Parts: sequence; structure tokens; C1' cells
RNA sequence: GCUUCUUUAGCUUAGUUGGCAGAGCACCUGCUUAAUAAGCAGGAGGUCGUGGGCUCAAAUUCCACAGGAGGCU
Repeated sequence: GCUUCUUUAGCUUAGUUGGCAGAGCACCUGCUUAAUAAGCAGGAGGUCGUGGGCUCAAAUUCCACAGGAGGCU
């Protein structure tokens, strides 16, 4: 230099055909306990890497850029 994949909550990740952004762990509150853990109930937390385009509508499609991983030279 060329090329493939990847980026979603604090962490690990699902999201199939464009149509309400989900789960587990962690965190907070309550119940339970002499207390802690475990268990049970509830809650908060996301401008879906950044910018732009297409569209009535974009995590999803297109372009550029950035970070990460691999391959070729």
C1' cells in the first nucleotide's frame, strides 16, 4: 500500500425482511436474615464509533473518516 471482518448500557452480547432498542452479569431500592451471601420483587442506565447521503421512517442501506482484529505484499 491492497483486502476481509468488527464497533450496540460499566462488561459480555442479541437484534433474521428498514417500522416501539432487548438479554445476562454488574449497579441502586425493597423483602427476607441477628448479620452477610444466596434467593425473590422492583428500578436506573443506550443520542447503536463519528460525520454525511438515500428514505415517510436507518442499529440495519450507501459514502467518507476513526478505533480494533486478521490476511496479502
Molecule: transfer RNA
Organism: Polarella glacialis